[in-house]
Molecule: transfer RNA
Organism: Hapsidospora chrysogenum ATCC 11550
RNA sequence: GCUUGCAUGGUCUAACGGUUAUGACUCCAGAUUCUGAUUCUGGCAGCGGCGGUUCGACUCCGCCUGUGAGCU
Numbered sequence: 001g002c003u004u005g006c007a008u009g010g011u012c013u014a015a016c017g018g019u020u021a022u023g024a025c026u027c028c029a030g031a032u033u034c035u036g037a038u039u040c041u042g043g044c045a046g047c048g049g050c051g052g053u054u055c056g057a058c059u060c061c062g063c064c065u066g067u068g069a070g071c072u
Base pairs, nucleotide, nucleotide: 001071002070003069004068005067006066007065010025011024012023018055027043028042029041030040031039048064049063050062051061052060
């Protein structure tokens, strides 16, 4: 340099172009317990950036950024 994949809470992860973006772990609060752990209930927190298509974009398209793989 070329080809190609990926980017979603603190971590991992789901999503048919249309409801308030899913679930788990962590964290916080409460219940349980003599205390702690376990268990149960509730809560906080997210779509890499810029543009385009569309009535409507996490989703499709382009560029950029970061990152993985292959080729040279």